[in-house]
This is a predicted structure of a 347-nucleotide part of an RNA (small-subunit ribosomal RNA, central domain) from Berberis vulgaris. RNAcentral holds the full RNA, with entries from SILVA.
Context: one part of a larger RNA
């Protein structure tokens, strides 16, 4: 390398925008790059292949043929592709009407709770734990009223909803992003994939300014001992703002787009019909989300119209374990570490 894979064996980049490239609906024309015929010339001999002879037979050698491929010219074919004009409307998309929603990002406003603090009453306990003890409490703890303070939003709750993903949950307004459905009104392939590249991207770490109730790495203390489990203190952090970082079992461990391929049964959101005062029932259609489940697939577990089926494009990744996501260079970074990414050796 080729071939042959990537749920779990090794292997889909966390996630999306898109640039070159790659690959592209459907009609009719031009044209002959590509693609097919035909003919010429070229591809030194030997060699191979095959047909006759010749060494007593073979090996060997002589002699005469080619097929088959390659390049070049010339003369034709137009069915694919590719160009060239023009269309179509099934892919895309826009605008028209509806609609759902914890989907951004900003202001405001709420109550429970918990901790400090204060007032008055109260008087000896309170808390902890298998049991305990350190901490607290007459300088009056716990318990009861009242303010402050941060930080999260019980029930509603769902196998439910949205979001590219990370994620998104009290209530309201402002301003905004994408989906879906439903008539067909406009464009006329505008599409797809997607190296480099740009954006986003939990939790934690950095930097700077505030903020600091719980909780809580790190520490200090509690039991015969223990760096733990438990318990009583509790710094950084968690919270806001502006940046860094650039990773996560960033998981469905399942790239993305198309089409085709049994059924049964939920739910969420919408549209037709039909019958009823009505709630709402039964049928069907699209879009999403779940369970089971047939052919099929699969090493087996299972997947199974949300496929792990069947088929097409386009990226990306894998190549026995270990050395190792390690060393060195590069580059990015405030660091921290991040990205790319090897060998020797070893078995």
């Nucleotide at each position: 390398u080729u071939g042959g894979g990537c749920g779990u064996a090794a292997a889909a980049u966390g996630u999306u925008u898109g640039u070159a490239g790659g690959u592209g609906g459907u009609u009719u024309u031009u044209c002959a790059a590509g693609u097919c015929c035909a003919c010429c010339a070229u591809c030194a001999a030997a060699u191979c292949c095959c047909a006759g002879g010749g060494c007593u037979c073979a090996a060997c050698c002589c002699u005469a043929g080619a097929c088959a491929g390659g390049u070049g010219g010339u003369g034709g074919a137009a069915a694919c592709u590719a160009c060239c004009a023009a269309g179509c409307u099934a892919g895309a998309g826009u605008a028209c009407g509806g609609u759902a929603g914890g989907g951004g990002c900003a202001g405001a406003g709420g109550g429970a709770a918990u901790u400090u603090u204060u007032g008055g009453u109260g008087g000896a306990g309170g808390g902890g734990u298998g049991a305990a003890a350190u901490g607290c409490a007459u300088u009056g703890a716990a318990a009861u009223g009242g303010a402050a303070a941060g930080a999260a939003c019980a029930c509603c709750a769902a196998u439910g909803g949205c979001g590219a993903a990370a994620g998104c949950a009290c209530u309201c307004u402002a301003c905004u992003g994408g989906g879906c459905c439903g008539a067909c009104a406009c464009u006329g392939a505008c599409a797809u994939u997607a190296a480099g590249a740009g954006a986003c991207a939990a939790a934690a770490u950095c930097u700077a300014g505030g903020g600091g109730a719980g909780c809580g790495a790190a520490u200090g203390g509690g039991u015969a001992g223990a760096u733990a489990c438990c318990c009583u203190a509790g710094u950084a952090g968690u919270c806001c703002u502006a940046g860094u970082u650039g990773u996560a079992a960033a998981c469905g461990a399942u790239g993305g787009a198309u089409a085709c391929u049994a059924g049964a049964u939920g739910c969420u959101a919408u549209g037709c019909a039909u019958g009823u005062u009505g709630a709402c029932c039964c049928g069907u259609g699209c879009a999403g989300u779940g369970u089971u489940g047939u052919a099929g697939c699969u090493a087996a577990c299972g997947c199974g119209u949300u496929a792990a089926g069947u088929a097409u494009c386009c990226c990306g990744c894998c190549u026995a374990g270990g050395g190792a996501g390690u060393a060195c260079g590069u580059u990015c970074a405030c660091g921290a570490g991040a990205a790319u990414u090897a060998a020797a050796c070893u078995c």